[in-house]
Predicted 3D model of a 350-nucleotide RNA (Bacterial RNase P class A) from a marine sediment metagenome. The RNAcentral record of the sequence draws on MGnify.

RNA sequence: AGUUCGCCAGACGGCCGCGGCCUUCGGGUCGAGGAAAGUCCGGACUCCGCAGGGCAGGAUGCUGGGUAACUCCCAGGCGGGGCGACCCGACGGAAAGUGCAACAGAGAGCAGACCGCCGAUGGCCCAAGGGAUCUCACACCCGGGGGCACAGGUAAGGGUGAAACGGUGGUGUAAGAGACCACCAGUGCCCCGGGGAACCGGGGCGGCUUGGCAAACCCCAUCCGGAGCAAGGUCGAGCAGGGACAGGGUGGCCCGCCCGCUACGUCUCGGGUAGACCGCACGAGGCCGACAGCAAUGUCGGUCCCAGAUAGAUGGCCGUCCACGACAGGAUCCGGCUUACCGGUGGACU
Numbered sequence: 001a002g003u004u005c006g007c008c009a010g011a012c013g014g015c016c017g018c019g020g021c022c023u024u025c026g027g028g029u030c031g032a033g034g035a036a037a038g039u040c041c042g043g044a045c046u047c048c049g050c051a052g053g054g055c056a057g058g059a060u061g062c063u064g065g066g067u068a069a070c071u072c073c074c075a076g077g078c079g080g081g082g083c084g085a086c087c088c089g090a091c092g093g094a095a096a097g098u099g100c101a102a103c104a105g106a107g108a109g110c111a112g113a114c115c116g117c118c119g120a121u122g123g124c125c126c127a128a129g130g131g132a133u134c135u136c137a138c139a140c141c142c143g144g145g146g147g148c149a150c151a152g153g154u155a156a157g158g159g160u161g162a163a164a165c166g167g168u169g170g171u172g173u174a175a176g177a178g179a180c181c182a183c184c185a186g187u188g189c190c191c192c193g194g195g196g197a198a199c200c201g202g203g204g205c206g207g208c209u210u211g212g213c214a215a216a217c218c219c220c221a222u223c224c225g226g227a228g229c230a231a232g233g234u235c236g237a238g239c240a241g242g243g244a245c246a247g248g249g250u251g252g253c254c255c256g257c258c259c260g261c262u263a264c265g266u267c268u269c270g271g272g273u274a275g276a277c278c279g280c281a282c283g284a285g286g287c288c289g290a291c292a293g294c295a296a297u298g299u300c301g302g303u304c305c306c307a308g309a310u311a312g313a314u315g316g317c318c319g320u321c322c323a324c325g326a327c328a329g330g331a332u333c334c335g336g337c338u339u340a341c342c343g344g345u346g347g348a349c350u
Base pairs, nucleotide, nucleotide: 001350002349003348004347005346006345007344008343010321011320012319013318014317015316016315018031019030020029021028022027033327037338038337040336041335042334043333044332045228046227047226048225057224058223059222060221061220062076063075064074065073066072077091078089079088080087081086092219093218097217098216099213100212114158115157116154117153118152121151122150123148124147125146126145129142130141131140166184167183168182169181170180171179185209186208187206188205189204190203191202192201193200194199232278233277234276235275241269242268243267244266245265247264248262249261250260251259252258285304286303287302288301289300290299291298292297322325
């Protein structure tokens, strides 16, 4: 100078407050976090649904292990980065199919001829010479050779690009090309060795050379019912509703012990609102130790009890000290991940 794994999160005292519990009413006792946060995963718990299987949809994706479970953690493998400690990786399949690739470029997937190279072959031009015709030839035929670059060939070279269809050398050719050969690299198959596996090392065969993208569709494998503590449960005013009544009021008949009506009264019924209580704080719990394991973690023993509100409590002042105090606060609980954060400090390592 850096890497990595942890820990702390102002301390102590006094006074006054706030919430829970206990109380002999004096008081006693407990009272936020490493992230309580984002609500992104996984579970516990609750209610609803559910014969079994499939489709659809979603999630995950190297191997082994851990765990209640996970997309988390540990160990290993492979790939990439770094001088290194170490870090990062959705890390199955692109020779099942479909699809995509801006700009540049001639061409972007069983590719492509822009420049360049060639132009053997075909074509055109020049032409020594030869031949045919009774003879002559710049006339008809052939034509070594030379030229053009028209057809065409060529993926070696240039150029474009993130990427241009293995690399180097040779043979070969008109020029070229795995067209062929040697070596190298890769890949598929087979064999041997190591490993529990991912995988690694070696050998042989096949010119096989097959590009990238699957957090594009898709294929393969594994997993997944839905909603969530405003879940859900118990009790339950008031108002409205149902029922009963020797009450009150009122109608029918002249009256009444008869028959009705009723928004009044009393009693009662079930559902259920406000509200109250439970859920709700002993838990996959914290700390210490031993043992097993590389580790994550597990087992055993000891010990401790550690917020529980419902508009929602943990604050204020003073004193002393220092490194001068960040990010931020529960709301069913737990395991993770991610994000925020003044600083301090310990171990290991480069």
The prediction has a mean pLDDT of 80. It matches the Rfam family "Bacterial RNase P class A". The family's RNA type in Rfam is ribozyme.